[in-house]
Order: sequence, then structure tokens, then C1' cells
RNA sequence: CGAAGCAGGCUAGAUGACCGCUGCCCGCCGAAGCCUCGGCAGAGGCGGGGAGAGGAAAGUCCGGGCUCCGCAGGGCAUGGUGCUGGAUAACGUCCAGCGGGGGUGACUCCAGGGAAAGUGCCACAGAGAGGAGACCGCCCGCCGAAGCCUUGGCGUAGGCGGGUAAGGGUGAAAGGGUGAGGUAAGAGCUCACCAGGUUCGGCGGUGACGUCGAAUGCUCGGGAAACCCCACCAGGAGCAAGGCCUAAUAGGGAGGCGCCAAGGGCUGCCCGCCCGUGCCUCCGGGUUGGCCGCUCGACGCCAUCGGCAACGAUGGCGCUAGAUGAAUGGUCAUCACCCUCCGACGGGUAACCGGCGGCGGGAACAGAACCCGGCUUAUGGACUGCUUCGACCA
RNA sequence: CGGGGUGUAGCGCAGCCUGGCUAGCGCACCUGCCUUGGGAGCAGGGGGCCGGAGGUUCGAAUCCUCUCACCCCGA
Repeated sequence: CGAAGCAGGCUAGAUGACCGCUGCCCGCCGAAGCCUCGGCAGAGGCGGGGAGAGGAAAGUCCGGGCUCCGCAGGGCAUGGUGCUGGAUAACGUCCAGCGGGGGUGACUCCAGGGAAAGUGCCACAGAGAGGAGACCGCCCGCCGAAGCCUUGGCGUAGGCGGGUAAGGGUGAAAGGGUGAGGUAAGAGCUCACCAGGUUCGGCGGUGACGUCGAAUGCUCGGGAAACCCCACCAGGAGCAAGGCCUAAUAGGGAGGCGCCAAGGGCUGCCCGCCCGUGCCUCCGGGUUGGCCGCUCGACGCCAUCGGCAACGAUGGCGCUAGAUGAAUGGUCAUCACCCUCCGACGGGUAACCGGCGGCGGGAACAGAACCCGGCUUAUGGACUGCUUCGACCA
Repeated sequence: CGGGGUGUAGCGCAGCCUGGCUAGCGCACCUGCCUUGGGAGCAGGGGGCCGGAGGUUCGAAUCCUCUCACCCCGA
């Protein structure tokens, strides 16, 4: 110098001119309408001022606020989460640790409870796929072609019965490893060492866990992103939630009295609880229309303090879109940013670096729609820190 | 804006829940037979990396996560 990895925060052009868009405020003019005729009222128009998308507004994957419905209470089911401690309104998020894996390293990854509760699965191949298994091999016994000899034996191939998990072979996976003893051959069968598990104890830590010691030959496969078990969490729906306004009719709602069978509801089910119908009295409906909800909020910035940190506390300052077929834009000029090439300077022993000038090129992803905290995905540019590899120069 | 669902051969669908055999079925396509020829019929055959990426697993169309496209519903 180039390439790359990881982590972290930053920015998302600026100014001017012209033409436009949507709310808000102020001033002037002012339609319909109302009345005590002078005012009220303000549709709309003109002028001025000020404001006007994001780091992801996205996907809607989680969590919460808010709203309505449901809810005496309990149980079952269903869904989700899953090392420990903390942060938080809450979370599947974040922070700090523990354990394990990867990397030379900076660092990074882990759906990381239980397979020693139970059930089921492990295709094909293989003898055997889970308290297993004898296919080849090894060994023992009996029989025994060939062969040998002293004719009754020995005994190769082979057959039958048995032992054996050392070796071979199959497979993703074959029930600890190395060595010695032992044995007919073998085997934790026994022993030494190593690895792991279980139980108990000491010490450190809030804890996950670490470390030390003792006992036990216990060696128990994988998979829970199979069912399941354990612990914890969760009522349902969503601003098209929900509420208000407007003449009349029907439907409807509330209360009281009488009657009591079927049926219905409690937003998955059950126990259990509640509703029903006739008459009387009272209130009055809906929408793609208008208004509210609606943007001041777990808000932003700064300082101090506490904490390793996430974050919290206190104080000060600030107000920062609220549109509703949906605004927040377009053109031009100049400057700023990045890249390739060229030119001459300055620095350096050199590789190379720095700014300046010129031609050309680039400038992304994407746009609020009730609000907020996260995650994930898309994306232009510049920067900082640490690290790896390669090239060049001295 | 909110809620739900589907992607497998040219087309229409199974298989997914409960992972494993060459991923099947119908129509379409190709070849042969039949026919004077075509259609129909009979026999045989080809064509897929299961929308994309990553993960779990010995093994993924199937299970999980992210993502893309399409469809339906709600005033």
C1' cells in the first nucleotide's frame, strides 16, 4: 500500500432562484343563515408568517400501551419460552457472566432444561440398531474324505454341537481407550494409568458453575426444530378498536308485572352461572357523511451521580408531521462528497503519501396512516479501534 | 391499515401432520401399433432438484427461522 474479518457509533447533502402541495396562526374582504336591523355567524377568496417522513417509516416476526367484548371461581386443553444473574412497562429483546464448539488471532457461534421418567423412531446395508449380536475369523469337544503309520490310531479339508465381542466386514452410528495379567480362545474377568458418569464431602461464587478429595468397574448410543415430562408465561379481538352528531318510519334497547317448555350465551371444552316469552311505561336507528380517538410521549437533548454494562435517579432546556384516495415535490445554477484517468508541485533514502487543477462518471434502499420498545430484511457514503493474509521499499 | 391462506412436471392436484423405497395421479408431450388419413383406443417412454436462502438431523418436499411472489377476507 492492497485485500479481508470482527466490533462500534455517524451521515442520509447545503445554499439561492422559479413553479407547486397539506395542515396551523395572523390580517383584510366576505356567501348561506339568525335576530331586537344593528349586529352575530363564519363557507370561501387574497396577503403574510411558521411547520412538514425514516434509519429502516418496510416485513408484521415478538412485546407493551390504549379501546371494546368476555370474566364468581376452578380444572382440562391449546400456544409460547427454556444455562445463571440482572435491566425493563413487557418481550422470544438487551447487558454481564458460566459451560461447550470454532479460529494463528482480533474475536465469534450455540432453539444451552430433561434421553439415568415413559412411549415411539433410527430407512438401505448389516449376524445384530439398544441392557443387542456369532456372518467371516479365533478356540474347545465329537465325527471325519484325503494323507501317514505299528490296522488301530493320528489327523488336513469338511460336518455337527458349544464358547468368544480381541480382529475383519456393514453402517451416520456396533455398548470406553492404552498396556499388563489371565484364559482353550477371549472379555472390566482382574489390575495400573487415562477419559467420562453417579453418589458423598470440603473450599470459592448470589448463581450457572469451578476446584480438591473419597467411594463405586457404573461405561448407560443418537434424536425432545418426535410425542412427552418439568418450570414459567398467556382471556379474545383489534383504531376498519371504540365513541359522539343529524328529520321521520320500522327494527331495537332499559325498567316493572305475570308465565316457564324447548332453545341459546359465557369467543376451544366441562362443572357451574346467566339469558327466554306476553302486557305496560320510558328512550330512540344506520352509513362509504362529519367530528372525536390523533399525537406531550415508558418523548428528545444536555449536565451530574450510581452501576463493569444494559440501564436508572436528579436537575435544566425543548416541542419535533397529523394527512384521509391520502400532502411533505419538481427544474436550474453554484458549492460540498466519492471514484477512474491526466498534469505540475511539496514531503520522504525508497516503497509511497499529501493537498491543488482539469476531462468524465457516481450519489442507494425506500416513504408516515393510533402510538411505543425490539428483532429481521433492503441499502449509498465517510470514519474509528483491533486482527489476519499478500505485495513492495529501506 | 389489519387478519388469514397457498407455492410440487406445460396445466390441475396428491404426498407434508407422523422425516427415509427412483416424489406419484389425471390431462397435455414423444415413439410405435391400429386407420386410406385424422381423432379415439392399445403399448411404451421423456420431463421435477418440491418458490429462494440458512439451520436441526446420519438423512428435509416434509421440522424450525428468515425472505419472495400470489390469492382471499374485514367499512
This is a predicted complex of two RNAs, RNase P RNA and transfer RNA, with 469 nucleotides together.